RNA sequence: AUUAGAGUUUGAUCCUGGCUCAGAGCGAACGUUAGCGGGAGGCUUAACACAUGCAAGUCGAGCGAGAACAGUCCUUCGGGGCUUAGUACAGCGGCGGACGGGUGAGUAACACGUGGAUAAUCUGCCCUUUGGCGGGGGACAAGCUUGAAAGGGCUGCUAAUACCGCAUAAGUCUUUAGGACCUUCGGGGCCUAGAGGGAAAGAUGGCCUCUUCUUGAAAGCUAUCACCGAAGGAUGAGUCCGCGUAGCAUCAGCUUGUUGGUGGGGUAAUGGCCUACCAAGGCAAAGACGCUUAGCUGGUCUGAGAGGAUGAUCAGCCACACUGGGACUGAGAUACGGCCCAGACUCCUACGGGAGGCAGCAGUGGGGAAUAUUAGACAAUGGGCGCAAGCCUGAUCUAGCCAUCCCGCGUGAGUGAUGAAGGCCCUUGGGUCGUAAAGCUCUGUGGGGAGAGACGAAACCUGAGCUGGGUAAUAUUCAGUUAAAGUGACGGUACCCUCAAAGGAAGCACCGGCUAACUCCGUGCCAGCAGCCGCGGUAAUACGGAGGGUGCAAGCGUUGUUCGGAAUUAUUGGGCGUAAAGCGCGUGUAGGCGGUUUUGUAAGUCUGAUGUGAAAGCCCGGGGCUCAACCCCGGAAGUGCAUUGGAAACUGCAAGACUUGAAUACGGGAGAGGGAAGUGGAAUUUCGAGUGUAGGGGUGAAAUCCGUAGAUAUUCGAAGGAACACCAGAGGCGAAGGCGGCUUCCUGGACCGAUAUUGACGCUGAGACGCGAAAGCGUGGGGAGCAAACAGGAUUAGAUACCCUGGUAGUCCACGCCGUAAACGAUGGGCACUAGACGUUGCGGGUAACCACUCCUGCAGUGUCGCAGCUAACGCGUUAAGUGCCCCGCCUGGGGAGUACGGCCGCAAGGUUAAAACUCAAAGGAAUUGACGGGGGCCCGCACAAGCGGUGGAGCAUGUGGUUUAAUUCGACAACGCGCAGAACCUUACCUGGGCUUGACAUCCCGAUCGUACCUUUUGGAAACAUAUGGGUCAGCUUGGCGGAACUCCGUGACAGGUGCUGCAUGGCUGUCGUCAGCUCGUGUCGUGAGAUGUUGGGUUAAGUCCCGCAACGAGCGCAACCCCUAUCCUUAGUUGCCAUCAGUUCGGCUGGGCACUUUAGGGAGACUGCCGGCGUCAAGCCGGAGGAAGGUGGGGAUGACGUCAAGUCCUCAUGGCCCUUAUGUCCGGGGCUACACACGUGCUACAAUGGACGGUACAAAGCGCUGCCAACCCGCGAGGGUGAGCUAAUCGCAAAAAGCCGUUCUCAGUACGGAUUGCAGUCUGCAACUCGACUGCAUGAAGGCGGAAUCGCUAGUAAUCCCUGAUCAGCAGGCAGGGGUGAAUACGUUCCCGGGCCUUGUACACACCGCCCGUCACACCAUGGGAGUUAGCUGCUCCAGAAGUGGCCGAGCCAACCCGCAAGGGAGGCAGGUCCCCAAGGAGUGGUUGAUGACUGGGGUGAAGUCGUAACAAGGUAACCAAUC
Repeated sequence: AUUAGAGUUUGAUCCUGGCUCAGAGCGAACGUUAGCGGGAGGCUUAACACAUGCAAGUCGAGCGAGAACAGUCCUUCGGGGCUUAGUACAGCGGCGGACGGGUGAGUAACACGUGGAUAAUCUGCCCUUUGGCGGGGGACAAGCUUGAAAGGGCUGCUAAUACCGCAUAAGUCUUUAGGACCUUCGGGGCCUAGAGGGAAAGAUGGCCUCUUCUUGAAAGCUAUCACCGAAGGAUGAGUCCGCGUAGCAUCAGCUUGUUGGUGGGGUAAUGGCCUACCAAGGCAAAGACGCUUAGCUGGUCUGAGAGGAUGAUCAGCCACACUGGGACUGAGAUACGGCCCAGACUCCUACGGGAGGCAGCAGUGGGGAAUAUUAGACAAUGGGCGCAAGCCUGAUCUAGCCAUCCCGCGUGAGUGAUGAAGGCCCUUGGGUCGUAAAGCUCUGUGGGGAGAGACGAAACCUGAGCUGGGUAAUAUUCAGUUAAAGUGACGGUACCCUCAAAGGAAGCACCGGCUAACUCCGUGCCAGCAGCCGCGGUAAUACGGAGGGUGCAAGCGUUGUUCGGAAUUAUUGGGCGUAAAGCGCGUGUAGGCGGUUUUGUAAGUCUGAUGUGAAAGCCCGGGGCUCAACCCCGGAAGUGCAUUGGAAACUGCAAGACUUGAAUACGGGAGAGGGAAGUGGAAUUUCGAGUGUAGGGGUGAAAUCCGUAGAUAUUCGAAGGAACACCAGAGGCGAAGGCGGCUUCCUGGACCGAUAUUGACGCUGAGACGCGAAAGCGUGGGGAGCAAACAGGAUUAGAUACCCUGGUAGUCCACGCCGUAAACGAUGGGCACUAGACGUUGCGGGUAACCACUCCUGCAGUGUCGCAGCUAACGCGUUAAGUGCCCCGCCUGGGGAGUACGGCCGCAAGGUUAAAACUCAAAGGAAUUGACGGGGGCCCGCACAAGCGGUGGAGCAUGUGGUUUAAUUCGACAACGCGCAGAACCUUACCUGGGCUUGACAUCCCGAUCGUACCUUUUGGAAACAUAUGGGUCAGCUUGGCGGAACUCCGUGACAGGUGCUGCAUGGCUGUCGUCAGCUCGUGUCGUGAGAUGUUGGGUUAAGUCCCGCAACGAGCGCAACCCCUAUCCUUAGUUGCCAUCAGUUCGGCUGGGCACUUUAGGGAGACUGCCGGCGUCAAGCCGGAGGAAGGUGGGGAUGACGUCAAGUCCUCAUGGCCCUUAUGUCCGGGGCUACACACGUGCUACAAUGGACGGUACAAAGCGCUGCCAACCCGCGAGGGUGAGCUAAUCGCAAAAAGCCGUUCUCAGUACGGAUUGCAGUCUGCAACUCGACUGCAUGAAGGCGGAAUCGCUAGUAAUCCCUGAUCAGCAGGCAGGGGUGAAUACGUUCCCGGGCCUUGUACACACCGCCCGUCACACCAUGGGAGUUAGCUGCUCCAGAAGUGGCCGAGCCAACCCGCAAGGGAGGCAGGUCCCCAAGGAGUGGUUGAUGACUGGGGUGAAGUCGUAACAAGGUAACCAAUC
């Protein structure tokens, strides 16, 4: 000093795993905004090209030469003198241009870092010490000439600290000899002696002590600076070595000066650095060689750290200077602002030739998302030159531009509630912006005005003083010191004081979750947003705007990039049974790891010391700018490297010992272990022969096929190939693949037992090598059965399949390849440790009664269960997936893809090694709850079956679809005689036409007149409506009158109104699963969790009904019961009901009477498996029986759990939002909902004799009735009409019940069945029956003779059949809702169909099988492979070529110094020139490699609801999958 997580796979869960976010940083850029200051930083791209200016000069105290302008004087007017000035420009010479400054192209290297070596080296200027500095000589610049210029040529004067000899030589160098010492054995330095070689330069100032001339000088002396030799130091540099320092192995072999030696050359110096010869080496899996990328470091960013990324600014090193090559000079260069050559480019030119190099500072163009002024000054710091003054210095110091970054400050402070106005929201009450504003009181940072005004400056130097050195010297001079003068680019800047005034100074992003922050409007899967998940299809906190809020703030966001989070490469710190991941298996090389013990050593290890680890930075402590950033000083740290002293436990190494690991010897038994040879029987097939006759075979069913030329069947015989029934087992063997009749031979391994021997000999195992199912390949055999391909038959929409009949490769053998599998225990090998129980195989020991298969026990194998522990769970569990150690292999999201390219292997098929672009936000594992299954088990239901009657065929009715129409209103399809319990008008919502506009209806306001309302009449009109007229006229207070209410009219606007839209915004109501038996909760328990348990199990029930059991115990909603009707009885009460007994009677319960019975309607009783027997678990219960009116919920009804279907309804009602407002509202006339080629549903009537018709006759229940039911009577054939009693109903009426029963008739036919249709005539209702009512009479008399495929209802008072009543309603019923009458048949049973319940199983489904999902094809887009080639870059090899240049050789041409010589000349030495080796550019040829591009082509990915099928997920309808072939 120090460790944080979140979102996203699912219906939910846990895990694995990727993607994404929150943090910090930046030489940044972009958008938007912008007040000030301080400190930093500023071409990351084109090492692209550069106009212009500047960036390296200096020295007159090294040398010679030497102007002009201007001024002044003179002048003969031509000029001259002086000053300028010994100045400027140049030249010779010295030093410096090798520093400083820039850039990062190249470089993967001793380039860099770190530590060493140099006994293998150099070092100008500087410092110390020491020794010198004598005497000579000969040149080259300036001139002339030529050229546009750059430059060249000729002649030739001269100086020097330029150049060259000579002398001298303490050191030094070379060499020879000797000596001791050190040594890494290579050598090194030292001492002594000898021989040889080799130096120098002067300048300035002062002085006269010495010598000479004598104002003073020369020599000389002296001081300073130079010069030469030598030694040492310091600094700088060269070279060598250890270690460290990228990626790719789809780069695996590289190398000929290569590796070493010897001789020689070369260098300051080692060395193949170079050369000749000799040898044949050297490097490499611990990664050579090759390719790609890259300057390295101190550091910087991030991180808890370990690490990861990076190498701007600052600092150290390296490399480069237009590109390539080369040397010269020099102490130092192979030289950024030097030279030569070649090339590219640019510029000048008089066309003959020349010049140039900003990766110095500015600046320009270009490139780019992007990076500044052609500024000031040498005042400071530093550098070069100089004695110095000084000059030069784009190094540097400053200023300018830029919010690029860091730091600091401000944009005001206090008070102020009528909570102002205004905005926004609103439930209309209010809330919020908000003390915010205004107002009042203050302050003055910053900005503006005025004033004053720095630090940075002290040295050098100048002159003066003092002290000291040196000297002959008080001189000059040198060193130190004292005080003084002078010097500032920044800059009138910082800082300070003062004046006035809140004045000129806030934005940006965000507000669905992650993630702090919410509302309204607009929009309507559009426009758009988006980091991930995802928002938007009419109520968007997710788009756009607004109000409000949140966060940061002179900034804020976005983009890019690095680290983090990411334990998501895991050393710290991960994994591999099923999620990605154990090589198919073994043998074994290198390597890694390794038993017990002793001694030694000290490589690792531990500890101490020394050196180093530059400075800056980080950290700590101080200090300076008002603070901070920033700067200064000091410390610590720098985990490293090297040297050295010590320790000896552990590892290593060396030596020795041991036996437990390992191995060997001996004795046993077991075994489908392997190889070879032989051999056996059963079966299939074929062939031969016999018997025998019409079929056989095959299937779901068939057919193809075989068979009268004799099959199948059966008997005998023969041939041939392949495989070995029973034994046989969760058994055995093997490393795995794998191995199965029997016998023999050869052979490997394991196990057990008891001793002995060796003495760690072991484990693992990258490469390597071997083995390795099936299929496949090659050659040659073989071929019975089976059987890809193929053919035929079926199936099917199709059927290149599944099924069938055939059938070839193949399957078999020999030899050789291939080398893969779901090669699986999806589990690498070895060793050790850690509860048990029960099997089984092999071998042994013990005990027991004679025998042990049996009992106990040991070892080795092979199984099942299970404790601890582990695991995401499932599961594993001494045969570990537990606990540890050692070694190997492998993994890092899904797809693309185990694919492409390249390599290797293969005859081929192909195998092995193995990517990327692009694309997605998942892919996945285990488990959970559901749902589903052409999964399983159990059970139920008129579900099937057994029956009865229907529908589907006919006619009609009715509803629906469709069609039609101006409209055929709308809804419903779990619809369809449903909403509609009743459309002629109305209804009515639709259409057409005519009207109205505060409206047909509600509330409020103003006005009007008491005109009203209401009733009556007139005209127009289809009516609505308009118009006219008559009657009529309210309550209260005392009459006037007032005022009020209702109503009407006129007007105004708020509003009314809407069967307009949205049932996917809703309430309510309803349907459906389903009257199915289920659905849940609390507590507890189990599970990491979703969840489970309970609710499962054994029985039982109509039932989650009950009983028993049980980690569950209880409870709730459902079931049942309680309610209603009905069946029996009792009781109470008898009118309108009833009449047994009594009396009367008109014979009718009519009357008296009665309430017994029936009945009515109140209350009770009764039925509970209560009793008996059996079964059952001593239970629940079931079966049978008794009793009973009724028996096991007696029959029926009402009653509908949690929920599902975005089910239905906005047209019952209610209601959010939207829409219409002289119309989508409202009124009216007429029309339509009643249409009609057709299709379907539900019904009615029938098809007849169990019937029709006619006549007679009997018996209900439940209802309804005053706008009503209507008796009786009369009329009418009848519907009905007339008249009219009774009844507000147990009283009267509707009302006749019908089928039935008794008779008669019809006699099997389209009929005396059937009644449609049509004609005529009527009745009734109603304003009105045309579209469009019901009924009646007469006439007419259709289809239809029991209904195809298919399908519906019903289990008893049920079906069937027969009538009756009611609601709606003026009228209209075949429908609906009820009522009673008559009254069956059948149920063996649960295999199948349908629906449902429970348990279980599989699942890739969860919108839940109407699910999910695969592949081809078609279209569009994207990236990519191949591709005849084309093209560009890099590069290897061979050859040609050969500039400049070093070196070698020649050098007849030329030459001053030195030597010889009187001279001429010669010699030495050199120059030009030539030539040779090497070699850059360039050229030719041939390879390699990388990129771009390419007609065409291959697959891949992504896309909207395209096409074809249905492969997979359920037994997915042929189980799926893996490898291989077709």
Small-subunit ribosomal RNA from an uncultured prokaryote, 1526 nucleotides, folded computationally. Model confidence (mean pLDDT): 82 of 100. It matches the Rfam family "Bacterial small subunit ribosomal RNA". The sequence is in RNAcentral, with records from ENA.